[in-house]
Context: one part of a larger RNA
RNA sequence: GCCAACGAGUUCAUGUAUGUUGCGAGGCUAAGUCCCGAUAAAGGAUGAAGUCGUAGGGAAACCGAGUGUGAAUAGCGCGACUAAGUAGCAUAUAUGAGACCCGAAGCCAAAGUGAGCUUGCCAUGGGCAGGGUGAACCUCGCAGAAAUGUGAGGGGAGGCCCGAACCGAUAAGCCGUGCAAUACUUCCGGAUGACCUGUGGUAAGAAGUGAAAAGCUAAUCGAACUUGGUAAUAGCUGGUUCUCUCCGAAAUAGCUUUUGGGCUAGCGUCAAAUGUUCCUGCGAGGGGUAGAGCACUGGAAGAUUUCAACAGGGUGAAAACUCGUGAAAUCUAUCAAACUCCGAAUACUCGCAGCUAAAGUUUGGCAGUUAGACUCCGGGGGCUAAGCUCCGGUGGUCAAAAGGGAAACAGCCCUGAUCUCAAUUUAAGGUCCCUAAAUCUAUACUAAGUGCAAGCGAGGUGGUGGAGUUUCUCAGACACUGAGGAGGUUGGCUUAGAAGCAGCCAUCCUUUAAAGAAAGCGUAACAGCUCACUCAGUAAGAGACUCUGCGCCGCAGAUUAACGGGGCUAAGUAUAGUACCGAAACUGAGGGCUUCGUUCGUGUUCGCACGAGCGGAGCGGUAGGAGAGUAUUCACAUCUGCUGUGAAGGCAAAGGGGUGACCCAUGCUGGAGCGUUGUGAAGUAAGAAUGUUGGC
Numbered sequence: 001g002c003c004a005a006c007g008a009g010u011u012c013a014u015g016u017a018u019g020u021u022g023c024g025a026g027g028c029u030a031a032g033u034c035c036c037g038a039u040a041a042a043g044g045a046u047g048a049a050g051u052c053g054u055a056g057g058g059a060a061a062c063c064g065a066g067u068g069u070g071a072a073u074a075g076c077g078c079g080a081c082u083a084a085g086u087a088g089c090a091u092a093u094a095u096g097a098g099a100c101c102c103g104a105a106g107c108c109a110a111a112g113u114g115a116g117c118u119u120g121c122c123a124u125g126g127g128c129a130g131g132g133u134g135a136a137c138c139u140c141g142c143a144g145a146a147a148u149g150u151g152a153g154g155g156g157a158g159g160c161c162c163g164a165a166c167c168g169a170u171a172a173g174c175c176g177u178g179c180a181a182u183a184c185u186u187c188c189g190g191a192u193g194a195c196c197u198g199u200g201g202u203a204a205g206a207a208g209u210g211a212a213a214a215g216c217u218a219a220u221c222g223a224a225c226u227u228g229g230u231a232a233u234a235g236c237u238g239g240u241u242c243u244c245u246c247c248g249a250a251a252u253a254g255c256u257u258u259u260g261g262g263c264u265a266g267c268g269u270c271a272a273a274u275g276u277u278c279c280u281g282c283g284a285g286g287g288g289u290a291g292a293g294c295a296c297u298g299g300a301a302g303a304u305u306u307c308a309a310c311a312g313g314g315u316g317a318a319a320a321c322u323c324g325u326g327a328a329a330u331c332u333a334u335c336a337a338a339c340u341c342c343g344a345a346u347a348c349u350c351g352c353a354g355c356u357a358a359a360g361u362u363u364g365g366c367a368g369u370u371a372g373a374c375u376c377c378g379g380g381g382g383c384u385a386a387g388c389u390c391c392g393g394u395g396g397u398c399a400a401a402a403g404g405g406a407a408a409c410a411g412c413c414c415u416g417a418u419c420u421c422a423a424u425u426u427a428a429g430g431u432c433c434c435u436a437a438a439u440c441u442a443u444a445c446u447a448a449g450u451g452c453a454a455g456c457g458a459g460g461u462g463g464u465g466g467a468g469u470u471u472c473u474c475a476g477a478c479a480c481u482g483a484g485g486a487g488g489u490u491g492g493c494u495u496a497g498a499a500g501c502a503g504c505c506a507u508c509c510u511u512u513a514a515a516g517a518a519a520g521c522g523u524a525a526c527a528g529c530u531c532a533c534u535c536a537g538u539a540a541g542a543g544a545c546u547c548u549g550c551g552c553c554g555c556a557g558a559u560u561a562a563c564g565g566g567g568c569u570a571a572g573u574a575u576a577g578u579a580c581c582g583a584a585a586c587u588g589a590g591g592g593c594u595u596c597g598u599u600c601g602u603g604u605u606c607g608c609a610c611g612a613g614c615g616g617a618g619c620g621g622u623a624g625g626a627g628a629g630u631a632u633u634c635a636c637a638u639c640u641g642c643u644g645u646g647a648a649g650g651c652a653a654a655g656g657g658g659u660g661a662c663c664c665a666u667g668c669u670g671g672a673g674c675g676u677u678g679u680g681a682a683g684u685a686a687g688a689a690u691g692u693u694g695g696c
Base pairs, nucleotide, nucleotide: 001696002695003694004693005692006691011097012096013095014094015093016092017091018090019089020088021087022086023085026052027051028050032046033045034044035043056063057062066078067077068076069075100239101238103236107229108228110227111226112225113224119203120202121201122200123199124198125197126196127195128193130162131161132160133158137154138153139152140151141150142149143148166190167189168188171186172185173184205221207217208216209215242629243628244627245626246625247624252265253264254263255262256261266369267368268366269365270364271363272362273361274360276358277359279354280353281352282351283350284349285348291342292340293339297336298335299334301332302331303330304329305328306327307326308325312323313322314321315320372398373397374396375395376393377392378391379390380389381388403414404413405412418591419590420589421588423587425585429581430580431579432566433565434564438578440577441576442575443574444573445572451568452567459553460552461551463550464549465548466547467546468545469544470543471542472541480537481536482535483534484533486510487509488508491505492504493503516531519530520529521528592619593618594617595616596615597614598613599612600611601610602609603608630685632682633681634680635679636678637677639675641674642673649669650668651667652666655664656663657662
C1' cells in the first nucleotide's frame, strides 16, 4: 500500500411540539400488596396517596368573576367575558447523565513497585608496567668561639613530572533504515590519589541524592513507574456507513475576558391560521444627495479705487519719488465632506386600481449560518498603488451552478442541466488550416508583421490619407539654369590694421532692370564665395497654417517564448450589409415526478382519502428542513410455504422488474437449513478517522 472483518446520534429520567389510541369536565394511577409463574421475567387484579385540568388576583391574611393598589364606588395592573383536557404509544427536539466516535499534555490530600542503571554514604576486599625529579632527616669533611654556613654521601617525600594497564572523553573524521537507541578510528586529560574498582548494605516520589548541570533516581525526570479516580476535560483537529422526491440558506446586526466560541434577531424549511395584505402601475407627499451656483460661511487668482504711526529694498542732502506691504470696496474668472439663492433621477410613506400566478404576514416545531470571494457602480484609507483594506447597492456571479465563449482561467460574457433523441432555431462568440461555419459583398486606410486578446508615457516625426482656411500665379508663380549684384566709398569714429561683415554712431545720395553704407562664409587687413534684389530662359501650379485617420521613433532580459499555433499584406484596421456556424438556452417527438384546478369512479367518521382522465405551472443545488422507500438481524403470526429431485453462502459485464436503494429468474459451485406476507424490536447499511485486528 491493497484485501477482509470490526468501527460512530444510543439508553434512562424529566419537559415541549406534532401524530395517533382510550376516556372526556374530567383523565391517570405510583410505590406497595395479592394471583399466576421456576423464589425469574412478562402478565392480571388491587391500591385515589398523589398529580394535571375545570378561576383568578394578592407578599400574605383573604376575597372571588373578580382581585391587588388605594380614603375611594376613581384611575391603573393582572384576570373573566364561555369552554378541552388527560393518560399511553410513536416521531422530533431540549436538559441531566461518558451522551455521535476516536484523540491530549495533564491533576490527585489515592494505593503500590523500584537505588541489579545512576547519585551520595557505610562495611569488607582488590588494582596502579616502567622511567624521571630528589623534600625532611641522618652521617662525614671544611670554616667559625658559637649561632650557623658550605661540600660530599646516605635517604626516598609529593592531590610532583613523563608514560602503559585502568578511569575519562578534547578535536576531527566515520556512522547516521548504524556494528551500536551514543559505537568506531586518530589525536587528547588523569594515571599514589578529593584515585579506580568487586561484593554486601543503606537513602525514594513533593521525596531522595547532588564538588549544583534542575543533574541523577532502570534507554523515562522542572516531579519516576504501575494501577485506580477515568469513558478526566478538549469553545480544537479528524471521522461519522442505503436510495429517491420537494424546498433551500448564511458568511450580517446587537451583547459577550468576546473576535476560528456562544446567545438573541435576520435569512431556510415544515405545520396551522389569515385571504391579496406581496409585487407592478397611477396619484399625492416631505427631502437637500448628484449636479449647479457664489446669495451666506470660508479658500484662492487678476484688475481698479480708497485707506494705513505700511515690513523691506533703490535714488536723493532732505522733502520726497519709486518698487512694494496690509486692509476694505467694486468688477472679472473661480473652489468647498463638515458652504447653499437653487436642485433632480432613484429611494421612502400613504391612497386607488391591476395581477390569480406565486407571494406577503402571524403563531408554533426543527435548523444551519454569524472566516466570505471577485466583478460593476457610489465613497473613505492608501500613491484616485495592490489579486490591498473598510463601508454602501431589495446590484451580479461564485460560494451552493453544470453547459457554450474568453487558448488554458471559482467570481468576466451568454445561459440556469427532470430523463431520452447522428431532430430544429438561436445567444455570447465566431466563419484560411488546426476547428463547426464567408478565402462573403461594398468603400476606404495601414507597409509598420503595425496588427490579427487587453495594454506601454512625456516628447519627437517633410511616413502617409482626409477635411478646411489663406497667399502667390499665363500681366508667367515656386523650383532650377544663364547673367548681373554697381558708383560716391576703404562712410565717420576707433584701431597696429577695421576696406559691407571686432566694436560705436549714422544708415544717405547717385547710376539703374536691380543691387543693404549689407543676411552668411572668409582674410592679419584686403582679396575671394554666396544671399537679399533684378533681367532672360523654362513652363503650370506653388507656398504657409488649422483640425483629423492610420503609422514611425521613444521601447532594454533571460527557450523561438504573451497573435493559442500554422501562418496572414489580409486571414489587419474603420464603416455598412447579407448569409452561415454555434450551448445541457428555445422549439420538436416521447417518457417520469411534484403541485394547483377540474371531470368521473370507489370508499367515507361527510372533513376528505384513493384511482383514472384533461388542463396550467414547475423539477441545478452545499449547510439544512420536510416526505416516501430499500436492505440486514431477531420476535410473534401467516403461507397447514421452499428444501439431499439440493437450503444458506459463493461465482457469472450477458435474462426480467423497479426512477433508485434493490428484487426475481437461470447455470455452475456448495452441502443443511431457509424464505413470503403482516406487525413489532434493533448491537441496522462502510471508502476514508496518520482508524483496530488479521492476511498478502